[in-house]
The RNA shown here (transfer RNA) has 72 nucleotides and comes from a Minisyncoccota bacterium. Taxonomically the source falls in Minisyncoccota (Bacteria, Bacillati). The RNAcentral record of the sequence draws on ENA and MGnify. It matches the Rfam family "tRNA". By type it is a transfer RNA.

Parts: sequence; structure tokens; C1' cells
RNA sequence: GCGUGCGUAGCUCAGUGGUAGAGCAUUCGGCUUAUAUCCGAAUGGUCGGGGGUUCGAUUCCCUCCGCACGCA
Repeated sequence: GCGUGCGUAGCUCAGUGGUAGAGCAUUCGGCUUAUAUCCGAAUGGUCGGGGGUUCGAUUCCCUCCGCACGCA
């Protein structure tokens, strides 16, 4: 330099046009003599930045940034 893939909650990942979810973590409550386990609830997101298409974009297109892999 060229090509491919990825970027979503504090962490690991789903979701691939129609109001964004799970597990773990954190906080609170229940249970227990107590702790842990277990059960319930809450908190937490400009979906990497910008632009385009669309009635509507996390999803499709373009560009930029970052990361990984391959080729040279």
C1' cells in the first nucleotide's frame, strides 16, 4: 500500500430496517445466627465520529478513526 472482518451497558456478547437485550459486575431488598449460594428489583447506552438512502437506520450505502487477520 491492497483486501477481509470487527467497534452495541463497567466487562463478555446477542440483536441485521419498525420504540436496544442477555449473562457477569454494581446498588437495594428477601433468605441465613452470620457470610456465601440462591430469589426479586433497580441503576447503567449520543449503538466509534460525520454524511447519505428511507415515512423510519444499531441494521443498507459513502467517508474518517481505532483494533485484528491475510497478501505484498